This is a predicted structure of a 165-nucleotide RNA (c-di-AMP riboswitch aptamer (ydaO/yuaA leader)) from an uncultured Verrucomicrobiota bacterium. The model forms 92% of the base pairs in the Rfam consensus.
[in-house]
RNA sequence: CGGUCAUUGCAGCCUAAGUUGACCUGCCUUCCUGCGGGUCAACGCGGAGGAACCAACUCCCCGGCAUCACUGGGGAUGGGGCGCAGGGCGGCGGUUGUUUGUCGCCCCGGUCACUUCCAUGACCGAGCCCGGCAGCUAACUUCGUCGGCGAUUGGAAGGGCAAUC
Numbered sequence: 001c002g003g004u005c006a007u008u009g010c011a012g013c014c015u016a017a018g019u020u021g022a023c024c025u026g027c028c029u030u031c032c033u034g035c036g037g038g039u040c041a042a043c044g045c046g047g048a049g050g051a052a053c054c055a056a057c058u059c060c061c062c063g064g065c066a067u068c069a070c071u072g073g074g075g076a077u078g079g080g081g082c083g084c085a086g087g088g089c090g091g092c093g094g095u096u097g098u099u100u101g102u103c104g105c106c107c108c109g110g111u112c113a114c115u116u117c118c119a120u121g122a123c124c125g126a127g128c129c130c131g132g133c134a135g136c137u138a139a140c141u142u143c144g145u146c147g148g149c150g151a152u153u154g155g156a157a158g159g160g161c162a163a164u165c
Stems, first nucleotide, its partner, number of pairs: 006164005012149003018043010044145006054135001058076007078133001079130004086107009108125005114158006
């Protein structure tokens, strides 16, 4: 100096939502420094749009055409995205109806402190957006990087950092 074993200690959570640099700025201050905020950029992380191939293309009316298929026009109905935030059954209330609210149960999805598995306990299943429009999708184009919290326990296996021997 390197490697291995052992012992001890340590690690915040949800979310993509973080790191670094430059400039500006608030607080303390003579200055430095430290902490916070804002803007920009890069990296990292996350989302959307977007070929071929593949997949898909509701109902009604009129026309091409006498019919099937196909096709043009109009109307009705919508449809889609982020996210775990969905499905079914039953009761009650509102409504002309489509449908909507609420309660209960079942199935299913998600979170719980390094990771995985098992057991156990607790909790959540919201909200927002596009605006008649988007399947997948290489190249390419484009957007976001907020906000909210305080921790179940036990067992097994495997890791990270530090210290000691």
Notes:
It was read from a public genome assembly, where an Rfam model found it. Its Rfam family is "c-di-AMP riboswitch aptamer (ydaO/yuaA leader)". Its family is annotated with regulation of gene expression and cyclic-di-AMP binding in the Gene Ontology.